Molecule: c-di-GMP-I riboswitch aptamer
Organism: soil metagenome
RNA sequence: GAUAACGGCAAACCCGGAGAAAUCCGGCGACGCAAAGCCACGGGUCCUCGCCCACCGAAGCCUCAGCGAAGGUGGGACGGAUAGCCGGGUUCCCGAA
Repeated sequence: GAUAACGGCAAACCCGGAGAAAUCCGGCGACGCAAAGCCACGGGUCCUCGCCCACCGAAGCCUCAGCGAAGGUGGGACGGAUAGCCGGGUUCCCGAA
């Protein structure tokens, strides 16, 4: 890269499973895909069990001003997810004019 050939992958829904969640795996199924093969390196987006930060705060401490991580609320990435969000890296099938 062509309304070519041989083939490939498989969105949503539904079912089963893993996970706190985003999401993933298997089945079913095709919305689409020329890298919709692979890699979270850069950006984006998403998640918040634990972790970090802020505030509140039981017990307790207490010099009465507060401390305080059981618990609650909010936020966050250095944690996680997405390669079918984009860029980048890397490997590969076919091939007319």